Predicted 3D model of a 68-nucleotide RNA (c-di-GMP-I riboswitch aptamer) from a soil metagenome.
RNA sequence: AAGGGCAAACCAGCCGCGAGGCUGGGACGCAAAGCCACGGGCCCCACGCGGGCAGCCGAGCCACCGAA
Numbered sequence: 001a002a003g004g005g006c007a008a009a010c011c012a013g014c015c016g017c018g019a020g021g022c023u024g025g026g027a028c029g030c031a032a033a034g035c036c037a038c039g040g041g042c043c044c045c046a047c048g049c050g051g052g053c054a055g056c057c058g059a060g061c062c063a064c065c066g067a068a
Stems, first nucleotide, its partner, number of pairs: 005030002010025006028055001034061002038058003041053004
């Protein structure tokens, strides 16, 4: 290189007060868009010893195929 991987918005079903999550459809994008709430950031709340976002940034951990 090639094979292949993930899947935004939106739609449907289910769950949640909510942010949002899961499954299916769908592809805007992604070369860690794999994992992880540790730091910053944003968001929700029934304001708690509460919760969400890893496709906002950083730290940490881990990683397939293989031409040359």
Its mean pLDDT, the model's own confidence on a scale to 100, is 86.